[in-house]
RNA sequence: CUAGCAGGUCACCUUAUCGCUGUUCGUCUUUGGCGAAUGGAGGAAAGUCCGGACACCAUAGUGCAACAUAGCGGGUAACACCCGUCCCCUAGCGGUUGCCGUUAGGGCGGACAAGUGCAACAGAAAGUAUGUACAGAUAAUGCUGUAGUGAAAUCAGGUAAACUCUAUGUGGUGAAACGUCAUGUAAAUCAGUGUUUGAGGGCUGUACGCUCGAGCUGAAGGGUAGGCGGUUAGAGCCUUUGGGCAACCAAAGGCCCAGAUAAAUGAUAAGGAAGGCUUUUUGGGCCUUACAGAAUCCGGCUUAUGGCCUGCUUUUUUU
Numbered sequence: 001c002u003a004g005c006a007g008g009u010c011a012c013c014u015u016a017u018c019g020c021u022g023u024u025c026g027u028c029u030u031u032g033g034c035g036a037a038u039g040g041a042g043g044a045a046a047g048u049c050c051g052g053a054c055a056c057c058a059u060a061g062u063g064c065a066a067c068a069u070a071g072c073g074g075g076u077a078a079c080a081c082c083c084g085u086c087c088c089c090u091a092g093c094g095g096u097u098g099c100c101g102u103u104a105g106g107g108c109g110g111a112c113a114a115g116u117g118c119a120a121c122a123g124a125a126a127g128u129a130u131g132u133a134c135a136g137a138u139a140a141u142g143c144u145g146u147a148g149u150g151a152a153a154u155c156a157g158g159u160a161a162a163c164u165c166u167a168u169g170u171g172g173u174g175a176a177a178c179g180u181c182a183u184g185u186a187a188a189u190c191a192g193u194g195u196u197u198g199a200g201g202g203c204u205g206u207a208c209g210c211u212c213g214a215g216c217u218g219a220a221g222g223g224u225a226g227g228c229g230g231u232u233a234g235a236g237c238c239u240u241u242g243g244g245c246a247a248c249c250a251a252a253g254g255c256c257c258a259g260a261u262a263a264a265u266g267a268u269a270a271g272g273a274a275g276g277c278u279u280u281u282u283g284g285g286c287c288u289u290a291c292a293g294a295a296u297c298c299g300g301c302u303u304a305u306g307g308c309c310u311g312c313u314u315u316u317u318u319u
Base pairs, nucleotide, nucleotide: 003313004312005311006310007309008308009307010306012272013271014270015269016268017267018266020040021039022038023037024036025035026034027033028032042291046302047301049300050299051298052297053296054174055173056172057171061208062207063206064205066170067169068168069167070166071085072084073083074082075081086109087107088106089105090104091103092102093101094100095099110165111164115163116162117159118158132147133146134145135144136143178229179228180227181226189219190218191217192216193215200212201211202210203209236255237254238253239252240251241250242249243248273289274288275287276286277285278284
């Protein structure tokens, strides 16, 4: 001093005024108004890709299919996630240089003698096939060796996030779930079909099997679509100590940090902080502060993104 990779951390701050909204309290003229106190959008809230909590179906399996996972061990509520370790690969460095060690990254890491596929160009030829050139051998023949082309040329090896095989495993739906209250009507009409001779429904798909079952399907018509719960106290967060290589676990102490429902969480002013450019380099001036907005909740993964710090590699310059 350039560029990159990996990890960690922050995600502008303070004050004043005005505005919106949750909770609690008080008060009033009580569908609400006013006042006080105290809270109010993220590390990804995004994607909806995995795993769950919760709710309902629900009360049954067996086989086939489909899908998922793939060294070994550990963590976790669980996982296709995370940690450790072994092995393999890439790049660099060092050495006793067809190998070993080390640093930084990567890995969908079981099986190619169960089977089926795939490999441009070059080359004579890409498979139990072919025979270019030279040499050897033979009765003869690519029978043997070397060379050449190529990533790969001797019952050829490579490739399985190629099909597949092996082992293990897997219910569905989704808060618009679901529960409950109120209002209102037409529990009506017509047609078909069914009522233990079982229509129709459920068990991911499918076959068997099991189970519920008196309604089901269609047409025309009538009424309503409003309130409450679910809804945020959690597999929660912070600090310290102990155990563990680590992921993480345990104990003690402390904290309560959105709950909207057409959807609030903002606007203005001043000052400050960080970064960049410039300068008379002590002052000063100018610019900028990203990606982006909760909607049942949680643990991951992936993607978007500005600043700072640490480690490693690399470029340039100087000594």

Source information:
Predicted 3D model of a 319-nucleotide RNA (Bacterial RNase P class A) from a Bacteroidota bacterium. Taxonomically the source falls in Bacteroidota (Bacteria, Pseudomonadati). The coordinates come from a structure-prediction model, not an experiment, and the mean pLDDT is 75. Rfam family: Bacterial RNase P class A. Rfam's curators write: Ribonuclease P (RNase P) is a ubiquitous endoribonuclease, found in archaea, bacteria and eukarya as well as chloroplasts and mitochondria. The sequence was found by an Rfam model in a public genome assembly.